[in-house]
The RNA shown here (transfer RNA) has 76 nucleotides and comes from Blastopirellula sp.
Taxonomically the source falls in Blastopirellula (Bacteria, Pseudomonadati, Planctomycetota, Pirellulales).
It was read from a public genome assembly.
The coordinates come from a structure-prediction model, not an experiment, and the mean pLDDT is 81.
Its Rfam family is "tRNA". Its family is annotated with triplet codon-amino acid adaptor activity in the Gene Ontology.
């Protein structure tokens, strides 16, 4: 240098034909419980890596940059 994959909630990861963004843990509140705990409801928390394009409509599709991971070449 080139290839190739990988970024989405604080953390680990889902997202089926492009058509309302969710899960588990965490935190916070209620409920149970003699009292921690456990359970069980419910909230809170998202420029979906950055900028553009396409398109009625993009997390998903192009195109470029950025981090990170392999793997492949250069130098020496």
């Nucleotide at each position: 240098u080139g290839c190739u994959g990988u970024g989405u909630a604080a953390c680990u990861c889902a997202g089926u034909u492009g058509g309302u963004a969710g899960a588990g843990u965490c935190u916070u509140c209620c409920a149970c419980u003699g009292u921690u705990a456990a359970u069980g409801g419910a909230a809170a928390g998202g420029u979906c890596g950055u900028a553009g394009g396409u398109u009625c409509g993009a997390g998903u599709c192009c195109u470029a940059c950025c981090a990170c991971a392999g793997c492949a070449g250069c130098c020496a």